[in-house]
Molecule: c-di-AMP riboswitch aptamer (ydaO/yuaA leader)
Organism: soil metagenome
RNA sequence: CGCCGAGUCCCACAGUGUGGGAGCCGGGGACCCAGGUCCUUGGGGUGAAUCGGUGCCGACCUCGGUCGGCGCUGUAGGGCGACUCUCGCGCCCGAACCCGUCAGCUCACCCGGUAGGCGGAUGCUGAGAGAA
Repeated sequence: CGCCGAGUCCCACAGUGUGGGAGCCGGGGACCCAGGUCCUUGGGGUGAAUCGGUGCCGACCUCGGUCGGCGCUGUAGGGCGACUCUCGCGCCCGAACCCGUCAGCUCACCCGGUAGGCGGAUGCUGAGAGAA
């Protein structure tokens, strides 16, 4: 200096912590609308992170499959390439966690968060338009 992300800034006291506020973000929450009924599997939230195929190992087992772990390979979707947008091209991500039987949308109203993790030294001399 830059990137993912809401996760930045200001003030007070204090002495490195505790509070308050602005901005940004998330959740709950009417009428209306949505919601046909029954059985089984409870259901829901943040997030781009959903949904498959396949190999090995293990467990269950009605021998057909199911579940879990570790890989490989796709995919809904998402990010970056240094002013912005669009189009190309290239490189990546496609996780994790939380609530606790409970929540559709939702005015008023109520509640909460404001972390963490990375990269680099003019960064695709790409094209067009715009801004400064």